Molecule: Glycine riboswitch aptamer
Organism: Caulobacter sp. 17J65-9
RNA sequence: UAGACACGCUGGAAAGCAGGCCGUGCAAGCGGCCUCGCCGAAGGAGCAAGGGCGACCCGUCGCUCGGAAUCUCUCAGGCCGUCAGGACAGCGGGGGCGUA
Repeated sequence: UAGACACGCUGGAAAGCAGGCCGUGCAAGCGGCCUCGCCGAAGGAGCAAGGGCGACCCGUCGCUCGGAAUCUCUCAGGCCGUCAGGACAGCGGGGGCGUA
């Protein structure tokens, strides 16, 4: 000096104008529950390459270790708009231990 990490600011996608019931309300609307249909970028889960051992048809099979993601799943979360959340990115001041 870089960097893990946390904080502040900024940017930040996708998917229902769904149906029914209940509460509140003059109404618009708001909230809750259920049903069906969807989304993937909080979180969560799964796996490749590769290593080891064994078998044998000599490059294939089995077991095991190893495991990543914006891939897959859709538990959770979310689905007019707004608010909120948001992986990730930029900026800012910090920045322990190990490492370079």